A computed fold for a 73-nucleotide RNA from a Bacteroidales bacterium, annotated as transfer RNA. The RNAcentral record of the sequence draws on ENA. The organism belongs to Bacteroidales, within Bacteria. It matches the Rfam family "tRNA". The family's RNA type in Rfam is transfer RNA.
RNA sequence: GCCUCUUUAGCUCAGUUGAUAGAGCAACUCACUUGUAAUGAGUAGGUCGUUGGUUUGAGUCCGACAAGAGGCU
Numbered sequence: 001g002c003c004u005c006u007u008u009a010g011c012u013c014a015g016u017u018g019a020u021a022g023a024g025c026a027a028c029u030c031a032c033u034u035g036u037a038a039u040g041a042g043u044a045g046g047u048c049g050u051u052g053g054u055u056u057g058a059g060u061c062c063g064a065c066a067a068g069a070g071g072c073u
Stems, first nucleotide, its partner, number of pairs: 001072007010025004019056001027043005049065005
């Protein structure tokens, strides 16, 4: 220098053919317990890497940029 992949909650990751953003773990509250843990119920937590475009409508499609991983030379 070129090619491919990844970027979504604090962490690990889903998200189908473009139509209300989710799960597990963690955090917090409540129940249970003499108390803690475990268990059960619930709550909160997101500008979907940044930016522009297409579209009635974008996490999803297209471009540029950034960060990370791998490969080739």